[in-house]
Context: one part of a larger RNA
RNA sequence: GGCAUUUGGUGGAUGCCUUGACAUAAGGAGGCGAUGAAGGACGUAGUACACUGCGAUAAGCCGCGGGGAGAUGUGAACAAUCUUUGAUCCGUGGAUUUCCGAAUGGGGAAACCUACAGUUUUUAACUGUAUCUUAAUCUGAAUACAUAGGGUUAAGAAGCGAACCCGGGGAACUGAAACAUCUAAGUACCCGGAGGAAAGGACAUCAAACGAGACUCCGCUAGUAGUGGCGAGCGAACGCGGACUAGGCCAGUGGUUGCAGGGAUAUAACCAGAACGGAAUGGAAAGUCCGGCGAUACAGGGUGAUAGCCCCGUAUGGGUAGGAAGACUGCAAUCCUUGAGUAAGGCGGGACACGUGCAAUCCUGUCUGAAUACGGGUGGACCACCAUCCAAGCCUAAGUACUACCUUAUGAUCGAUAGCGUACAAGUACCGUGAGGGAAAGGUGAAAAGAACCCCGAGAAUGGGAGUGAAAUAGAUCUGAAACCGAAUGCCU
Numbered sequence: 001g002g003c004a005u006u007u008g009g010u011g012g013a014u015g016c017c018u019u020g021a022c023a024u025a026a027g028g029a030g031g032c033g034a035u036g037a038a039g040g041a042c043g044u045a046g047u048a049c050a051c052u053g054c055g056a057u058a059a060g061c062c063g064c065g066g067g068g069a070g071a072u073g074u075g076a077a078c079a080a081u082c083u084u085u086g087a088u089c090c091g092u093g094g095a096u097u098u099c100c101g102a103a104u105g106g107g108g109a110a111a112c113c114u115a116c117a118g119u120u121u122u123u124a125a126c127u128g129u130a131u132c133u134u135a136a137u138c139u140g141a142a143u144a145c146a147u148a149g150g151g152u153u154a155a156g157a158a159g160c161g162a163a164c165c166c167g168g169g170g171a172a173c174u175g176a177a178a179c180a181u182c183u184a185a186g187u188a189c190c191c192g193g194a195g196g197a198a199a200g201g202a203c204a205u206c207a208a209a210c211g212a213g214a215c216u217c218c219g220c221u222a223g224u225a226g227u228g229g230c231g232a233g234c235g236a237a238c239g240c241g242g243a244c245u246a247g248g249c250c251a252g253u254g255g256u257u258g259c260a261g262g263g264a265u266a267u268a269a270c271c272a273g274a275a276c277g278g279a280a281u282g283g284a285a286a287g288u289c290c291g292g293c294g295a296u297a298c299a300g301g302g303u304g305a306u307a308g309c310c311c312c313g314u315a316u317g318g319g320u321a322g323g324a325a326g327a328c329u330g331c332a333a334u335c336c337u338u339g340a341g342u343a344a345g346g347c348g349g350g351a352c353a354c355g356u357g358c359a360a361u362c363c364u365g366u367c368u369g370a371a372u373a374c375g376g377g378u379g380g381a382c383c384a385c386c387a388u389c390c391a392a393g394c395c396u397a398a399g400u401a402c403u404a405c406c407u408u409a410u411g412a413u414c415g416a417u418a419g420c421g422u423a424c425a426a427g428u429a430c431c432g433u434g435a436g437g438g439a440a441a442g443g444u445g446a447a448a449a450g451a452a453c454c455c456c457g458a459g460a461a462u463g464g465g466a467g468u469g470a471a472a473u474a475g476a477u478c479u480g481a482a483a484c485c486g487a488a489u490g491c492c493u
Stems, first nucleotide, its partner, number of pairs: 001492009015478001016443002020414002022411007029403002031160002039100003042055003046078002049075003061094006070082003105114003115129006131157009164195001165193005175182001179229001205212002216243005226234002247395003250339001254335008270318003276291004292309002294298001300312003344368008354380001375390005430437002450477001453465003
């Protein structure tokens, strides 16, 4: 040095586990905000820090209800206390709620600086003082009347929020195997606005010689008819089958909204809730054996191994304050009187599946510009006939879309390199001027019983005894593979 066997170290795979995720379904809720939000800063406990809670009344104060023996949140103890005169805890309603933040007295490099006026219990505290809109009112220039402007009062607005919705703007990469019309796509993105849904909606609609009868959504019709450098592509409708159905108003017996009253119903914490013993094994019985019982409850979880009958629950039954919804009634506000600078036409665009095309229909920047039911629109150029409807006013539930958030349930979903980035003081540590990027990290044991005491050592670390425990090669940890590094023994060189 090699080989073999044995035994260790290192390492953290594998197995088992789950506090956490993921997806779906049903239901709820669909908003919060000048009565100061969302989000933060700083504080706050007897004791340091982080999280949680709370706000100078600061892990809390008060009322009502529930509950019934322990409690003073977690990581964690000590001290000191509270509590059957009912604490902690749970539900509900109030009080308090520093500073920043729309932030609103002014300023500002957010959490800071600095005013004026009034009131009061006057070394201090409290209240008011931003802007815009609307209304009322007082004033008031050039400039006579006026108007602009100014002041005061009242009401409202603002800001935030995941997706869904409507409107105003609106790309490019890409595809066309290049590229320009075209496509991507009215997508991404920006802006405005609203609601729990939004939008749309009661035929100047379709149809075709028969007729249908608001709107919305779904399945077909159909990748059809079309459209298209007739390329790439784009792509209907009629009709049929479903979901759901609802019609009203223009001066009135009306619609909508707000306010007040309003029977019944549902709803919180929570309450009751059946039935088992013995023997051996074992550290421990729920497993085994023997003999019983309950079940409108054998869903599930826990308990020292696998429990219907040990515990929490489960089936079932009960429970009410406040708040919410609510047919209907009353009051108030508002809306609308048949729709002219409209329909239609020219020019230029846009939307329609439809790229100007034979291009109807819809919208309109610009220029023109009717008729008035003996009238007018439409039926894909246009004309006639025929059919059908009545624009230029308003409102309208349901069916439909979505889920930041809450509750419940389920899973041929994951099980710590998986599953959310985060099962852990995670959007943390850390990186970046910044926008932003963004981790790693779970498991002793049934119970801390977490190793008293002795020895070596430095008043260490560590180790050796002793002790606990079923086990300590369970000792700061389950199991503990391989790579890699040793030791012992044997053989070979």